[in-house]
């Protein structure tokens, strides 16, 4: 040098000046001047997984529904370390819905003797034939009842043998998933569980338009049902005597809270292979309610793409521009 | 903001235990009719909304996205 691999990180501005927008301080109160702040790594899909909040006190079995190798983190997760098996790449590494088809049920078109209690078109063998033996070969199909060699027979066949594979069962290693050894068996036996199901693990149900609070203002009628307590059903348990479901009318569209100090951010130290945990130091870093972050000038750089918060985290996916940096592989040169 | 439903021919809609994608309007030719509809024979049209997996196969089982349709106060 060129081609990979992985981890991680930045993303459009900065300082002056002039207008404007939010909400917070503080000084004035003429409703105005100051002051420092003011979108992302995905603010997005809402696929998951917690917080908070209501609905009884979240309780029991069934049902339904996600997850599934084996340990560990977490608040929890269907996430994220690590390890293992299997598959890909020479190789640094990647990917994996990876539990069970020796419980049951159901499927598996077409071709094919036969697609799963087995069978036998062509063939091979006996035999005059009728039939019998027979699964070495062809031949169907996505898939056919273990794979090579050799013995071995009329022909063949785990018949019978050696080495793979398989299936119990022991022994060592490792927490385990598993590896590794050894013994017994001629061999159980076809895919598919993102078909039902079976084992084990885990979930009570709605969501901030949850809910709590002041303020204004109204008028009830029909119809059904005997209960109702936020999607199933059954117990058991709360509340009610009038409730509760629909349909048709009447009023109201105001305003405080919830609302941003948080499983927050940094940097350091200890322990851990990591994820990650404890400890200590500083540090506040948008909260709007028709919905704010914007425009122009001038220097310095030049940056462009996907993209705009709406109760609050921790993932995951998806969208995308430009370029940093650290470690690894493999090939070639030259020393 | 939150929660549901849905997508197959130009239109409207089937399609279930996964096995060649279908039907009515519509169009396109031909008969019939002086002619035109109706009617009658025939045809042609489809990346089953995208990628991507399971599996021998996928419109259908799952997984991500993309649009389109409703609810709530």
């Nucleotide at each position: 040098c060129a081609a990979g691999g992985u981890a991680g990180g930045c993303u459009a501005g900065a300082u002056g000046a002039u207008c404007g927008c939010g909400g917070g301080c503080a000084c004035u109160u003429g409703u105005g001047u100051g002051c420092a702040c003011g979108a992302g790594g995905a603010a997005a899909g809402u696929c998951c997984g917690g917080g908070c909040u209501c609905c009884a006190u979240a309780g029991g079995a069934c049902a339904u529904g996600a997850c599934g190798c084996c340990g560990g983190g977490u608040a929890a997760c269907g996430c994220c370390c690590g390890g293992g098996a299997g598959c890909g790449g020479u190789a640094a590494c990647g990917c994996u819905a990876c539990a069970g088809a020796g419980a049951g049920c159901g499927c598996c078109a077409c071709a094919g003797a036969a697609a799963a209690u087995a069978u036998a078109c062509c063939g091979c063998c006996g035999g005059u034939a009728a039939c019998g033996g027979u699964a070495a070969g062809g031949g169907u199909g996505a898939a056919a009842u273990g794979g090579u060699g050799g013995g071995g027979u009329a022909a063949g066949a785990g018949c019978c043998c050696a080495c793979c594979g398989c299936a119990a069962g022991g022994c060592u290693g490792g927490u385990a998933a598993c590896a590794g050894u050894c013994u017994u068996g001629g061999c159980a036996g076809g895919g598919c569980a993102a078909g039902c199901c079976u084992c084990g693990u885990c979930a009570g149900g709605a969501g901030c338009a949850a809910g709590a609070c002041c303020a204004a203002g109204c008028a009830g009628c029909a119809g059904g049902u005997a209960g109702g307590g936020c999607u199933g059903u059954c117990c058991g348990u709360c509340c009610a005597u009038u409730g509760c479901c629909u349909g048709c009318g009447g009023g109201u569209a105001g305003g405080u809270u919830g609302c941003u100090u948080g499983a927050c951010c940094a940097c350091c130290a200890u322990g851990g292979u990591a994820a990650c945990a404890u400890g200590g130091u500083g540090g506040c870093u948008a909260g709007a309610u028709a919905g704010a972050u914007g425009a122009u000038c001038a220097u310095c750089g030049u940056a462009g793409a996907c993209a705009g918060a709406a109760c609050c985290c921790g993932g995951c996916u998806u969208a995308u521009u430009g370029c940093c940096u650290g470690c690894c592989u493999u090939g070639a040169u030259u020393u | 903001g939150c929660c549901c439903u849905u997508g197959u021919a130009g239109c409207u809609c089937a399609g279930u235990u996964g096995g060649c994608a279908g039907a009515g309007c519509a169009c396109c030719a031909c008969c019939a009719u002086g002619g035109u509809a109706a009617g009658g024979u025939g045809g042609g049209g489809g990346u089953c909304a995208a990628c991507g997996g399971u599996u021998c196969a996928a419109a259908u089982c799952c997984g991500u996205u993309c649009g389109a349709g409703g609810g709530c106060u």
Two RNAs folded together computationally: RNase P RNA and transfer RNA, 408 nucleotides in total. Its mean pLDDT, the model's own confidence on a scale to 100, is 77. It holds a member of the Rfam family "Bacterial RNase P class A". Rfam describes the family as follows. Ribonuclease P (RNase P) is a ubiquitous endoribonuclease, found in archaea, bacteria and eukarya as well as chloroplasts and mitochondria. Its best characterised activity is the generation of mature 5'-ends of tRNAs by cleaving the 5'-leader elements of precursor-tRNAs. Cellular RNase Ps are ribonucleoproteins. RNA from bacterial RNase Ps retains its catalytic activity in the absence of the protein subunit, i.e. it is a ribozyme. Isolated eukaryotic and archaeal RNase P RNA has not been shown to retain its catalytic function, but is still essential for the catalytic activity of the holoenzyme. Although the archaeal and eukaryotic holoenzyme s have a much greater protein content than the bacterial ones, the RNA cores from all the three lineages are homologous -- helices corresponding to P1, P2, P3, P4, and P10/11 are common to all cellular RNase P RNAs. Yet, there is considerable sequence variation, particularly among the eukaryotic RNAs. Identified in Yersinia as Ysr151/RnpB.